Annotation: A computed fold for a 1416-nucleotide RNA from an uncultured bacterium, annotated as small-subunit ribosomal RNA. Its Rfam family is "Bacterial small subunit ribosomal RNA". The coordinates come from a structure-prediction model, not an experiment, and the mean pLDDT is 82. RNAcentral holds the sequence, with entries from ENA, Greengenes and SILVA.
[in-house]
RNA sequence: GAUGAACGCUGGCGGCGUGCUUAAUACAUGCAAGUCGAACGGUGUUAGGGGAGCUUGCUCCUUUAACAUAGUGGCGGACGGGUGAGUAACGCGUGAGCAACCUGGCCUUCGAAGUGGGACAACAGUUGGAAACGGCUGCUAAUACCGCAUAAUAUAUAUUUGUGGCAUCAUGAGUAUAUCAAAGAUUUAUCGUCGAAGGAUGGGCUCGCGUCUGAUUAGCUAGUUGGUGUGGUAAUGGCACACCAAGGCGACGAUCAGUAGCCGGACUGAGAGGUUGACCGGCCACAUUGGGACUGAGAUACGGCCCAGACUCCUACGGGAGGCAGCAGUAAGGAAUAUUGGGCAAUGGGCGAAAGCCUGACCCAGCAACGCCGCGUGAAGGAAGAAGGCAUUCGUGUUGUAAACUUCUUUGACGAGGGAUGAUAGUGACAGUACCUCGAGAACAAGCCACGGCUAACUACGUGCCAGCAGCCGCGGUAAUACGUAGGUGGCGAGCGUUAUCCGGAAUUACUGGGUGUAAAGGGCGUGUAGGCGGGCAUAUAAGUCUGACGUGAAAUAUAGAAGCUUAACUUCUAAACUGCGUUGGAAACUGUGUGUCUUGAGUAAUGGAGAGGCAGGCGGAAUUCCUAGUGUAGCGGUGAAAUGCGUAGAUAUUAGGAGGAACACCAGUGGCGAAGGCGGCCUGCUGGACAUAAACUGACGCUGAGGCGCGAAAGCGUGGGGAGCAAACAGGAUUAGAUACCCUGGUAGUCCACGCUGUAAACGAUGAAUACUAGGUGUGGGAGGACUGACCCCUUCCGUGCCGGAGCAAACGCAAUAAGUAUUCCACCUGGGGAGUACGGUCGCAAGAUUAAAACUCAAAGGAAUUGACGGGGGCCCGCACAAGCAGUGGAUUAUGUGGUUUAAUUCGAAGCAACGCGAAGAACCUUACCGGGGCUUGACAUGGAAUCAGCGGGUGUAGAGAUACAUCUUCAUUUAGUUGGGAUUCACACAGGUGGUGCAUGGUUGUCGUCAGCUCGUGUCGUGAGAUGUUGGGUUAAGUCCCGCAACGAGCGCAACCCCUAUUGUUAGUUGCUACGCGAGAGCACUCUAGCGAGACUGCCGUUGAUAAAACGGAGGAAGGUGGGGACGACGUCAAAUCAUCAUGCCCCUUAUGUCCCGGGCUACACACGUAAUACAAUGGCGUUUAACAGAGGGAAGCGAGACCGCGAGGUGGAGCAAAUCCCGAAAAGGCGUCUCAGUUCGGAUCGCAGGCUGCAACCCGCCUGCGUGAAGUCGGAAUUGCUAGUAAUCGCGGAUCAUCAAGCCGCGGUGAAUACGUUCCCGGGCCUUGUACACACCGCCCGUCACACCAUGAGAGUCGGGAACACCCGAAGCCUGUGAGUCAACCGCAAGGAGGCAGCAGUGGAAGGUGGG
Repeated sequence: GAUGAACGCUGGCGGCGUGCUUAAUACAUGCAAGUCGAACGGUGUUAGGGGAGCUUGCUCCUUUAACAUAGUGGCGGACGGGUGAGUAACGCGUGAGCAACCUGGCCUUCGAAGUGGGACAACAGUUGGAAACGGCUGCUAAUACCGCAUAAUAUAUAUUUGUGGCAUCAUGAGUAUAUCAAAGAUUUAUCGUCGAAGGAUGGGCUCGCGUCUGAUUAGCUAGUUGGUGUGGUAAUGGCACACCAAGGCGACGAUCAGUAGCCGGACUGAGAGGUUGACCGGCCACAUUGGGACUGAGAUACGGCCCAGACUCCUACGGGAGGCAGCAGUAAGGAAUAUUGGGCAAUGGGCGAAAGCCUGACCCAGCAACGCCGCGUGAAGGAAGAAGGCAUUCGUGUUGUAAACUUCUUUGACGAGGGAUGAUAGUGACAGUACCUCGAGAACAAGCCACGGCUAACUACGUGCCAGCAGCCGCGGUAAUACGUAGGUGGCGAGCGUUAUCCGGAAUUACUGGGUGUAAAGGGCGUGUAGGCGGGCAUAUAAGUCUGACGUGAAAUAUAGAAGCUUAACUUCUAAACUGCGUUGGAAACUGUGUGUCUUGAGUAAUGGAGAGGCAGGCGGAAUUCCUAGUGUAGCGGUGAAAUGCGUAGAUAUUAGGAGGAACACCAGUGGCGAAGGCGGCCUGCUGGACAUAAACUGACGCUGAGGCGCGAAAGCGUGGGGAGCAAACAGGAUUAGAUACCCUGGUAGUCCACGCUGUAAACGAUGAAUACUAGGUGUGGGAGGACUGACCCCUUCCGUGCCGGAGCAAACGCAAUAAGUAUUCCACCUGGGGAGUACGGUCGCAAGAUUAAAACUCAAAGGAAUUGACGGGGGCCCGCACAAGCAGUGGAUUAUGUGGUUUAAUUCGAAGCAACGCGAAGAACCUUACCGGGGCUUGACAUGGAAUCAGCGGGUGUAGAGAUACAUCUUCAUUUAGUUGGGAUUCACACAGGUGGUGCAUGGUUGUCGUCAGCUCGUGUCGUGAGAUGUUGGGUUAAGUCCCGCAACGAGCGCAACCCCUAUUGUUAGUUGCUACGCGAGAGCACUCUAGCGAGACUGCCGUUGAUAAAACGGAGGAAGGUGGGGACGACGUCAAAUCAUCAUGCCCCUUAUGUCCCGGGCUACACACGUAAUACAAUGGCGUUUAACAGAGGGAAGCGAGACCGCGAGGUGGAGCAAAUCCCGAAAAGGCGUCUCAGUUCGGAUCGCAGGCUGCAACCCGCCUGCGUGAAGUCGGAAUUGCUAGUAAUCGCGGAUCAUCAAGCCGCGGUGAAUACGUUCCCGGGCCUUGUACACACCGCCCGUCACACCAUGAGAGUCGGGAACACCCGAAGCCUGUGAGUCAACCGCAAGGAGGCAGCAGUGGAAGGUGGG
């Protein structure tokens, strides 16, 4: 885009079309084929005339006219109408042919109609039957039937002769003989009848070409193929029969199976094609199923006949009737398809002389948005941008000029009036229709789908992987433009969507117009049949080819131009076209064919060398194993380590001899040979092929190759041998969670030979064969030539075999004269993945199996090449307290603290590997506090706004209460221009407050981590189709992407480093509270210590060596310090949806007399247990005592630090000097020195508990710290495992500070004493760079395979069973045709008659449908 459509929602009008696609299922009812009285005899009715009888208004007879018509007869029922079951066929289409044919009615021409006869219906009578329908007797007419005559341009036979043809033959002119005809009617106009010839029309038959799928259908055929003869037919013909012959068809697809009416055309497509065959038209076939003939011009007959079957109906049970695939209609089936309508007015048909009759053909109407086409549902103005809706950043935006409102119009529908064409003299179903006029009034007339991308069109709410959507991708797990609804928007519009089907896009079956190295795809290889294709020259021909003419290619359709309906759809006319087929004339280049010729393709002959080419026979040495004998003794063997195994019956080892089988080291080479598989010791014989040389011979003999035939590794199979080694299966030993494996010890088939079979491999170059052409370079094998003194080297050339590489090709990788380039020819193969190279069937095979080779179902991918990452029990290089080397620990004990778990009314919340766990918390008795219980408040504990009121509020005191709170009482504003103004308080109402409620996966900010690791990027350029690459890689070097060199890169940015701070040395300046060359104080001074400003100093700067003359490294000098001197701050691009909504901020959601807020009490401190982090120890490097004048640094101090003095054993108390601090205070440093203890659960250790005290605080019960006395637990150095540290470090020792009323074993700082070790980078962990593989990309915590369990879907097999189709064999054999017979029987003719001619019944036979039986 399309449809004979259907379904969902919706639906105003008209025109033109279309309407059972399914059950060729069954059908009630009505209609669809009749007509002619001008063929015929009757009969009836009506109207007259005449007559008779008389019962005077009835009956009968006769005649005239009109009308009607059962029967006889004629014509038509073979047309028209329906359907598509069957049919793969001369059925259809197209083009020819019939010298092998027929043709009613129609037209033309010629001729003729003479004369006789006998019946049968109707009718009458009678009779059978329920009916349908008959029987018998009798009468009768004809255009019904029959005889005779006439007879040719007819037919047949014989015969004379001309012409023509592809053959049989045809045709013209004659002669003779024989045979055959008729019908009348009448209105007098005509019509009809018979014979003959011709035409036209319609048919019959034959042939060429075309006409679906399957080879998992390869052979089919006995009337089969042909001949002769006969019969039959309108006619040819095995159409049928007799005889004879053995043919005929088939890979160019016979036969069989499936499917199907064919065509003009229709739909689609640029076309070529693909699909289709409704409506309209042509042909065919069929008419309930099967068979059969009759009649006829025509049928094997839809609305005729006979028979058989099935079904339905009637019946008196004896018998009968029927055939909608005609028009309506009914049932059924189905997703689905209309009225039991009107009319013969038109067109056409039948009959008729005609009038006319008939006509469900046809013309119309009805139903259906089923399709196509046209029209309408209003138009213009109209901003307060109304209301309402929706959204909102609350400002507004949008719906939206849309509406309202104003001014207009009236198509359709409605009401009224007029009123056609179609018809010719008349006749109109449609129809009072089309159309015209008038009237009223915006009045009666809009929906459907979509809005994530494809694809035009976006927001809100609801929902929360639910409900749902979905054509593909996909959407939905609490902020959904994707679900549902709403608003808005987009599209189409009386329709819009969905489903189904076809074509297109799809170059996705590729003729036009594809491919096969790796994506699907080259046969394992050769030989060769059919077939396809094929070298140069000449000539002939004309099959292909090209061209002219003629015939045909129906009409309709389609195209173009016109015309008619108001337009369009629709209809009509004209033109061109219908690309085809046939006939004929011509051309001769190309192809074909014939002939002649040529040598370059191909082959033959000659000469020559190379080779693991093949087959057969023989020979050889090394090695393994075994046997015999000797020597010899305890092991051997084997592995990662072992064990099984062998060995004292003598192994292994070694020596000698022997046996046997298999394979041939070195040479050996991207070397050689072969078609491929493949071929390797040496010799001999037989044998195939290739190559080179020269050009003697043949003269296109060629290439490819479906089938066929042959060869074909390994394994395997059969028969017979052989068997050393190796070695499936098997056994044992190990390994392991297991180990039906990898490893070890054994070991049988097999491996070997002969003869057969199998016929497959990653049979690979994953690359079919042949020919020609298209840059180079460099090896190697074989040969020839040139040059040379020359076997060498060098040059040229042919054949083979490799590498690199240009153009070109290619998706890229890559290929590249050995093409995957450019061309030609032929073969094979492919068409998404899985199912599956499977099932079934066939073929082959002894088997194993091979070959050929599907479908159902299922998925939205599977796949190739390359890129960037990540990863690897891949590789290379390098770094880090990463390992190693050390020191001290943790893990064991007790305690503290945090966490988990458990418990609880609550044990508030968060943090979760490293990177949560002495973490948020730099300090939970109340408070904090977020948790729990109870008691209260509700504009609120806190903020802003309005109104009213007030001197409250607040503070003190008292009462009640657990307190919040309530009540009572005392006290109590400022300013001013005198209007007020400002502050405060209370009450009321509403906006709102408030939330440590949720979401860190909606966020900001902040932080952790990789990691102080050396990386991460950009611009321009270049390369690549692209993703991307390059730079950033490489060679060195560094702590470093630090620097140097090189380089299609050149530069740059964020990181590194440096700049900043502290510290180590020193100069200078300054000098109080510091210092002192002062005994103290005062004073003085500023050298020193110190304090704190400014400078200096360190840069691989210097020397040497190494390095590439670089960067740099190593060593040295000098120096307080040496190679970033030490430490700190500083953290690239990013990763972890890392942490935090409970610091703070914040979107959305939630609560609002509560999830807010106030108060008291409790809890966060629980305790079987588990983990982390610490403290203290286990002791002698120690404890205790003593030393009271050993020696620090950095800090803090006013609600503070608090001296001296006094009291207390002590914690502490009294008291208060001094100090806002280089001045006073905290403040005593400790480890250290000396003495003692002597290895014990101790003079270690200090938990726990008891008693007595102290301090802080409203308050130490839950639940603080400290002191004294007493008590004196575990613990004797810690399993697996694991942590920190490389120098002023670890270890050890004490001191200070923040928080803080009190509370520090935690945290943050400070100094004192002060080590050990580092060979080194194999390994563990982490990281960086390069490279490699990848089926990973959520990136190895990845991906992914198989079994099993359960459920479901689809398919196969299955002992069988049931049904169907097409054939075959036999039995039975209806109707009817034909043949034979024909006792019987019969009107026409002959005959006087008898009888005859002829016919009929009957009977028999051939063949014959249905049926039966049977095996395939």